[in-house]
This is a predicted structure of a 104-nucleotide RNA (SAM riboswitch aptamer (S box leader)) from a Flavobacteriales bacterium.
The coordinates come from a structure-prediction model, not an experiment, and the mean pLDDT is 79.
Formats: sequence, C1' cells, structure tokens
RNA sequence: CGCUUAUCAAGAAAGACGGAGGGAUUAGGCCCUAUGAUGUCUUAGCAACCCGGGCCAGCCGGGUGCUAAUUCCUACACUGCUCCAUGAGCAGGAAAGAUGAGAU
Repeated sequence: CGCUUAUCAAGAAAGACGGAGGGAUUAGGCCCUAUGAUGUCUUAGCAACCCGGGCCAGCCGGGUGCUAAUUCCUACACUGCUCCAUGAGCAGGAAAGAUGAGAU
C1' cells in the first nucleotide's frame, strides 16, 4: 500500500516557530486566511475505538485519535416520495475519504 469490520449531526485551544495559500483528490459552490491561515513543536483539552483497573460513576490510568464549518456541501446509468416536472427538493443507500480494531 492493499484486505475485513465498526463508527463518522456530539465533544474539545492557547503559546512558540513559520510566512502563503488552505479546507484529502478532480470540478462547482461555500468558507478560513497577513487581526498570520495550512503546517511543525510544546502545553492544555475532548472522550470515539482499544487495553487495564474499578467502590460500576459512560469513573480512573494508558495507547491510538481528535480539538472551524455534518467527512463544509454537491457529484452516482441506485431506491422511494413530493412539486409549478427535459428539472428541482426531501429521505435512504452506494462510492470515496478519515479514525479505531483485527487478519495476512
């Protein structure tokens, strides 16, 4: 990297470095950003999964993870419903992605 499986509407920011784009990819939209983003480090926090403990409180410790916006929204030769119907909207599902656990 690829495979299996679970979850993805909740939650949680300060400082230092740094100096231009960033929000996974492509397109569109929307948003963040010199009042310094994205990123890296430190500290703090959250509590999703796993491990251990436990007086069983969704409590404590550890590992991974996370700390703008639903995974920011849409994308599909898919299903259902509605409407003012070459289309649009709503609900569901898929795909893709992220994270955990597991197997090889």